[in-house]
């Protein structure tokens, strides 16, 4: 200093929101692969697949100081290039002269010597070292121990020895076989090979004391037998006899180091693997072993392991440690290290201290090589490499300089260990591609509002720098504890050699052109990938257009894409950066730490109980648990933490420390164990209680049926309405008797009893639990319970009865689009009874069992008490606490604690398959693939209901009139057509956009014509009287030419050029503005601050009244407020005042045939300003002393007087790019522009809206009264002529309270008389008349003529509540003409509304809901159709592991004789050898199962797919409430029967409960 530092979320289920819940994503790692990109160094790594075969070279050999032999050489003799030192000449570099060394040549060779190399004999090693994980679920491996059950070559130390002989065999020589590989036979011959004998115990066999221990034993000593070696090798010395050292060698002890065995812990997943085992378990005696053991064998007994997982199946090398975690844990076992295994496969053993042996032998087998076919030969999971397989992984490199190994005295040799190079961005570190100035903010790029902005101080451009690089020099360490020589000193020796120490000297680098260092040079040669929608840091054009394409998740993408591809721009990391893989996190999502089961996924239907698990009070004692001390280990590397070396890091050294496992002390509170005791837990006695508790027989009355008989007649029956069915053969009804089955009204009750299912008429019999009191007994005898056992609704099944009544299935009949259904009329199995299976239910409080605790009212039942009141049950409000919320709350879902059972996103699926149980139906157990981002509680706003409740509205009703039929006229649709332009579609499109299409409007067609254009702006140039206006020619016309005037005037006009551009009723109203429609003139929308809920949201706005109104009142966790209502605005009904012209005339005056004509007034109508006036003001009842209702006076008017204008937040992607604006696309000699003509006017037919009618309440003539708003100058026109008339043709007045109009219907006669008419007026034919260039397509209106259809209009539906409906006319706007539409005036002028059941439409409140694109909403199921993956199949076809039985190599053991043999022995022998047989046994045959893969004609579900059929089962009362268990039935969701639940709306009664 460590020890003790560490914890982060977010996206997606909803309109919103809380929670359950999955699925996804940020982080970290890799022995990695893939894309694109690559400058350097360092240090680490590098076939995860096919334990797949492998070509070629290497990887383990040494030792002549163990031996024998063989070869070469050298010492002898000649030659000798060449060299080095000295002397001599001189030309200073040659030449010569002596020495001395010397490769090589040749030759001689008797000995002996020294050197050097090997094949062979022998040792030693080869059992490490290296590789690789294929086997193994195991004492393999970790950890801890044990061996008194054991072995250890080379090494240390120690003690004694190292003595006497002998025989061979190989080399080697000759014959000899064979292609080869290898042999054979014959001789010679050594040795540290090989053998015999001697010696000798603390060795070994047996006996035996004595001490100790741990059960077999063990330590010590006694006496007996047995049992070893190389006179070896080197040096040296010598007196030649020997010694001396070193070394080997044999025995003996003892250590180390390695092994070997056993033993306690720990070590994967599958119970759809429950039983396994015969050498098994155990004994006993014996073989075998280094050594214990059934390890193997004889005999004997019958054991043994296993729900604490035996066996069996997949899977798998441990670990140390590495990922990744806050940790707990989860994941891994690369490289580095410890064990194991295994070396083509399979079996075996031999040698040896050590193997059943990687680069050894034998033997089977596969497979490759050689062959003379007779026979050999071989094993890279060593290094390198090759082929293969794979997404995927190096060089057939150097060198033993250094570590470390073998082997030898040593030098040395060998070492693919090893130490380095090489290749790879594979991984971690480090370093670099420059650094400062540098605004004209350049150029280009992109954007852009055109103004700019941004890329960007970035560049350029100046000045430095030189890490990296390039070149050139230079230059450490790793190498000294080595080796050789030489010296010294020490100890001992007689002496020498050697030995120990110590010093000099030489020599030895694979890396390597090291690292490191200094010099020049040049910014020169060095930046790329991902990302930009949220998460997630980073945002613009452009192109795409549900196309191409992108995603991890949500999602983006259908013409304005920040998601797609490009560019600019940002952003993030950086020699890398993306992506895919796997594997921890986040994930408290398996929950020890750290989860949960009412409603989300989960409580077993129910209860008895072996087993385990837990467990009252009190005292002793143990000490296994527990604390707590000490030891031991826990390998080294790593990892912490401190330092230290490489420039820094990464990398590497040192140095300290842990879980955990053993031993051993210590405590004594708790748990356990002994043991003793207690009553509060449980049980048992007595007394006494209450009940549909069970089980069995027996009794009963009331109703259906159905039979007998009576009465009595035409219908019962049934149902929304029928109908089938019963009945004149006499039913239904009714009386009276009889008969059989089943069920048991009131009592009756959130009463009662029972474990639960479940129990209900009365009476006996047997029979189980509970309670209450009382405190005699026993003393914890208890709770809980996997497996086990036992109960268990209804259906259903098996045998046998029985059968009234209801009743799946049937059958008929209605319904219906159909109806395998609801409903109606029969009706069979069952329902009932014995006996036996079955074993499931919404078996439900969706709530497991027990104890103890934690506020309080009240009801009911059963005991007990004098009473207060207690006990035991079943209910309901509520506190605190819990809960997501709903709720639950002493009957907990609340605070603990024991135990059992269960969950672990939806689907697939409670399927499949295997097993078990069932007569069967079927029941328990129960997967996976495959697919999706959810699927779920609960509460919250809304919107829906064939849910409730209260209210309103010409909504219904009550009336009046209509459409619907007819014949026009107008608008859609369809249709036709060159074109019939174009929008608008349920109310809210169709007399709409259009207040008016012959040209034109024109948007459409046909032709014909222009291209800077009909129109705007601007540039250059030319022109002069030019345009307009007129005339004329041509032409359909646009246009072309060609004349005439002449006021005005050059910033004008025209004409040519050129592009900017103009222009478009092209396209998107789903890109928009603006306007407008709808619900709706409904009474609602909302805020701001409080409160109240975890929140979405509630509150207020709800409730009581009450209103036209969310209007007012009252009440209230609300208190104000805003947009809407109301009211302020305009007209209109009464009055006044003031004002009197073009109005008005009452009264004076004057005039006229009349007439406000005129004077003149201002009384009154009227004009048009300004003012009263109505406010529940006042009475009176009523209400709650309010708001308010009623009724009443009074008043022109009375409860908003009547009309109008006003349109809250919003809804409907509602309408409209064709009024207009205006983004984006698209055309640009055309989709613009200008003209003739022809079109919107079309016509078989549908419809919508109107006009006129169908007559007598009327039609026709005649006569006669009375408005009101309004319009006028390219207008209205009187008047007067003409004409039958539309009209002309003249003409007064009037820019308007002044001129300009006959209102009509009424009224008052007069005629028609019920009829296709004197109704009704279309069609149609002549002749007119306006308007206008033009009246054919295609105007209106006159006249004469013609005279359709039609006689009140099916289902259906439409308007209207008072000066309203009906009915009459009258005016305006567009407009040249052209209304039967529209806008408005105004006459006359009714009925009716009980009343809110009903149909539509809205308001509130409420409830349910699986809707929220909100009911036109979701949604099931078959079919059909295309893909996926599963099942099931006659069956083929492999794998594995196991019996049985046959055959049995090579081999160890064992037997064995008449074979062979060299050492010992005189001899027999004795030992040993092949050979033979015998046990066991690899592989091989044959067989009948067992598991387990793969396929496989068909087939069965299931999943998934924007637009397929049939229906419509579920969510609302979902239209027959809905689901659950069963059984039947059906194209098909699905019907129906039994029993059940409520997780069913709604009304009502009933209890019980709240508040007052």
């Nucleotide at each position: 200093a460590a020890c003790a530092u560490g914890a982060a979320g977010a996206g997606u289920u909803u309109g919103a929101u809380c929670c359950u819940g999955g699925c996804u994503c940020a982080g970290g790692a890799u022995g990695a692969a893939c894309g694109c990109u690559g400058g350097c160094g360092g240090c680490a790594u590098g076939c995860c697949u096919a334990a797949u075969a492998c070509a070629u070279g290497c990887a383990a050999g040494u030792c002549g100081a163990a031996c024998g032999a063989a070869g070469a050489g050298u010492a002898c003799c000649a030659a000798g290039a060449u060299u080095u030192a000295a002397g001599a000449g001189c030309u200073u570099g040659c030449u010569u002269u002596u020495a001395a060394a010397g490769a090589u040549u040749g030759g001689a060779g008797a000995u002996u010597a020294c050197u050097c190399u090997u094949a062979g004999u022998g040792g030693c090693g080869a059992a490490c070292g290296g590789g690789u994980g294929a086997g193994u679920a195991a004492c393999a491996c970790g950890u801890a121990g044990g061996u008194a059950a054991c072995c250890u070559a080379c090494c240390c130390u120690u003690u004694a020895g190292u003595u006497u002989g002998g025989g061979a065999c190989a080399a080697c020589a000759g014959u000899u076989g064979g292609a080869a590989a290898c042999g054979a036979c014959u001789g010679c011959u050594a040795a540290u090979a090989c053998c015999a004998a001697a010696u000798a115990a603390u060795a070994u066999u047996a006996u035996u004391u004595a001490u100790c221990a741990c059960a077999u034993g063990a330590u010590a000593g006694a006496a007996a037998a047995u049992u070893g070696a190389a006179a070896g090798a080197a040096g040296c010395u010598u007196u030649c006899a020997a010694g001396c050292u070193u070394u080997g060698c044999u025995a003996g002890a003892g250590g180390a180091u390695g092994g070997a065995c056993c033993u306690g812990c720990g070590c994967u997943g599958c119970a759809u693997u429950a039983g396994c085992u015969a050498g098994u378990u155990g004994g006993u005696g014996a073989g075998a072993u280094a050594a214990c053991a059934g390890c193997u064998c004889a005999c004997c007994a019958a054991g043994g392991c296993g729900a604490c997982g035996a066996u069996g199946c997949a899977u798998a090398g441990c670990c140390g440690a590495c990922c990744u975690g806050a940790g707990a844990g989860g994941g891994u076992g690369a490289a580095c290290g410890g064990c194991c295994a295994c070396a083509c496969u399979g079996g075996g053993a031999c040698u040896g201290a050590g193997a059943c042996a990687c680069g050894g032998c034998c033997c089977a087998g596969a497979c490759u090589c050689c062959u003379a076919c007779g026979g050999g030969a071989g094993g890279c999971a060593g290094c390198a490499g090759u082929a293969g397989g794979g997404a995927a992984u190096u060089u057939u490199c150097c060198a033993c300089a250094a570590u470390g190994g073998g082997g030898g005295c040593a030098a040395c040799c060998c070492u693919g260990a090893u130490g380095g190079a090489g290749c790879a961005a594979u991984g971690c570190c480090g370093c670099g591609u420059g650094a400062g100035a540098g605004a004209a903010g350049a150029a280009g790029g992109c954007c852009u509002u055109c103004g700019g902005g941004u890329u960007g101080u970035a560049a350029a451009u100046c000045u430095c720098u030189g890490u990296u690089g390039u070149a050139c020099g230079g230059g450490a360490g790793g190498a000294a504890a080595a080796c050789u020589a030489c010296a010294a000193a020490c100890a001992g020796g007689a002496a020498a050699u050697g030995g120990u120490u110590u010093g000099u000297a030489c020599u030895u680098g694979a890396c390597a052109u090291u690292a490191c260092c200094g010099u020049a040079c040049c910014a020169g040669a060095a930046a790329g990938c991902c990302a930009c929608g949220g998460c997630u840091a980073a945002c613009u054009a452009c192109g795409u257009g549900c196309c191409a394409g992108c995603a991890g998740c949500c999602g983006c993408g259908g013409u304005a894409a920040u998601a797609c591809g490009u560019a600019g721009g940002u952003g993030g990391c950086a020699a890398g950066c993306g992506u895919u893989a796997u594997c921890c996190g986040g994930a408290a999502u398996u929950a020890u730490u750290g989860g949960g089961c009412g409603u989300a996924a989960a409580g077993g239907g129910u209860g008895c109980g072996c087993a385990g698990g837990u467990g009252g009070u009190u005292g002793u004692u143990u000490a296994a648990g527990a604390u707590u001390g000490u030891g031991g280990u826990u390998a080294a590397a790593g990892a912490a933490u401190g330092a230290a070396g490489c420039u820094c890091a990464a990398c590497u050294u040192c140095a300290u420390a842990a879980u955990g496992c053993c031993a051993u002390g210590a405590u004594a509170a708790c748990u356990g164990g002994a043991c003793a005791a207690c009553u509060a837990g449980a049980g048992u006695a007595c007394a006494g209680a209450a009940g549909a508790g069970g089980u069995a027989a027996g009794c009963g009355g009331a109703a259906u049926u159905u039979c007998u008989a009576g009465u009595g007649u035409a219908g019962c029956g049934g149902u929304g309405a029928a109908a089938u069915g019963c009945g004149u053969a006499g039913a239904u009804a009714u009386u009276a008797g009889a008969a059989g089955g089943a069920a048991c009204a009131c009592c009756a009750g959130u009463g009662g009893c029972g474990a639960a299912g479940g129990c209900g008429g009365c009476u006996u019999a047997c029979u189980g639990g509970u309670c209450u009191g009382u405190a005699a007994c026993u003393g914890a005898c208890a709770c809980u319970g996997a497996g086990g056992c036992a109960c268990g609704a209804a259906a259903g099944c098996g045998u046998g009865g029985g059968g009234a009544g209801c009743a799946a299935a049937u059958a008929g009949g209605a319904u219906u689009a159909g109806a395998u259904a609801c409903c109606c009329u029969a009706g069979u199995a069952g329902u009932c009874c014995a006996c036996g299976c079955c074993g499931u239910a919404a078996a439900c409080g969706a709530u497991g069992a027990g104890u103890a605790c934690u506020a309080a009212g009240u009801g009911u039942a059963g005991g007990g008490g004098c009473a207060a009141c207690c006990c035991u049950g079943u209910g309901c409000u509520g506190a605190a606490g819990c809960u997501a919320a709903c709720g639950c709350a002493u009957u907990a879902a609340g605070u603990a604690c024991u135990c059992c059972g269960c969950c672990u996103g939806g689907g697939g699926a409670g399927u499949a398959u295997g097993c078990u149980c069932g007569c069967a139906a079927g029941a328990g157990u129960g997967a996976a693939a495959c697919u999706c981002a959810a699927a779920g509680g609960a509460a919250u706003u809304g919107a829906c209901g064939g849910g409730g409740g209260c209210c309103c509205g010409c909504a219904c009703a009550a009336g009046c009139g209509g459409u619907g039929g007819a014949g026009c006229a107008u608008g859609u649709g369809g249709u036709u057509u060159a074109a019939u332009u174009c929008g608008a579609a349920g109310c809210a499109a169709c007399g709409c956009g259009a207040a008016g299409a012959a040209c034109c409007u024109u948007a459409c067609c046909a032709g014909a014509u222009c291209u800077u254009g009909a129109c705007a702006u601007c540039g250059u140039g030319u022109g002069c009287a030019a345009a307009a206006c007129u005339u004329a020619u041509g032409g359909a016309a646009g246009c072309a030419u060609a004349g005439g005037c002449a006021a005005u005037g050059a910033u004008a006009c025209a004409c040519a050029c050129a592009g900017a551009c103009a222009g478009g009723u092209g396209g998107u109203g789903c890109a928009u503005g603006g306007u407008u429609g709808u619900c709706g003139u409904c009474a609602g929308c909302u805020c701001g601050u409080g409160u109240c809920g975890u929140g979405a949201g509630a509150u207020g706005u709800u409730g009581g009244g009450u209103u036209a109104a969310g209007u007012c009142c009252c009440g209230c966790a609300a208190c104000g407020a805003g947009c809407g209502c109301a009211a302020c605005c305009c007209c209109u009904a009464u009055u006044g005042u003031u004002a009197g012209u073009u109005g008005c005339c009452a009264g004076c005056g004057a005039g006229u045939a009349a007439g406000g004509u005129c004077g003149g007034g201002g009384a009154c109508u009227c004009u048009a300003a300004c003012a009263a006036g109505a406010c529940a003001g006042c009475u009176a009842g009523u209400g709650a002393c309010a708001a308010g209702c009623u009724a009443g006076a009074g008043g022109a008017a009375g409860g908003u007087g009547g009309g109008g204008a006003u349109g809250a937040c919003g809804u409907c992607a509602a309408a409209u790019c064709a009024u207009c604006a205006u983004g984006c696309c698209c055309c640009u000699u055309a989709c613009g522009a200008u003209c003739u003509g022809g079109g919107c006017u079309a016509c078989a037919c549908a419809c919508g809206u109107g006009c006129u009618a169908c007559a007598a309440u009327g039609g026709u003539c005649g006569a006669u009264a009375c408005a009101a708003a309004g319009a006028g100058a390219a207008g209205c026109a009187a008047g007067c002529u003409a004409g039958u008339g539309a009209u002309a043709g003249u003409a007064a007045g009037c820019a308007a309270a002044c001129c300009u109009g006959u209102a009509a219907a009424g009224u008052c006669g007069a005629u028609c008389u019920c009829a296709g008419u004197u109704c009704g007026g279309a069609u149609u034919g002549u002749a007119g008349u306006c308007u206008g260039c033009a009246a054919c397509u295609c105007g209106a209106c006159u006249a004469c003529a013609u005279g359709a259809a039609g006689c009140u209009g099916g289902a259906a539906u439409c308007g209207c509540u008072a000066g309203u409906a009906a009915u009459c006319g009258c005016g305006g706007a567009u407009c040249a003409g052209a209304a039967u539409g529209c806008c408005g005036c105004g006459g006359u002028g009714a009925a009716u509304a009980c009343g809110u059941u009903c149909c539509c439409g809205g308001g509130c409140c409420u409830u349910g809901u699986a809707c929220a694109c909100a009911c036109c909403g979701c949604c099931c199921g078959u079919c059909a159709c295309a893909c996926c993956a599963c099942g099931a199949g006659a069956g083929u076809u492999g794998a594995u592991a196991a019996c049985a039985c046959c055959c049995a190599a090579a081999g160890u053991c064992g037997a064995u004789g008449a074979c062979c043999u060299a050492a010992c022995g005189c001899a027999a022998g004795a030992a040993g050898g092949a050979g033979u047989c015998g046990c066991c046994u690899a592989a091989g045959g044959u067989g009948g199962g067992a598991u387990u893969g793969a396929u496989g004609a068909u087939u069965g579900g299931g999943g998934u797919g924007a637009a397929g059929u049939c229906g419509u089962a579920a969510c609302a009362a979902g239209g027959u409430a809905u689901c659950c268990c069963u059984a039947c039935c059906g194209g098909a969701a699905g019907g129906u029967g039994g029993g059940g639940a409520u997780g069913g709306a709604u009304c009502a009664c009933c209890u019980c409960c709240u508040u007052u």
RNAcentral holds the sequence, with entries from ENA and SILVA. A computed fold for a 1556-nucleotide RNA from an uncultured bacterium, annotated as small-subunit ribosomal RNA. The prediction has a mean pLDDT of 81.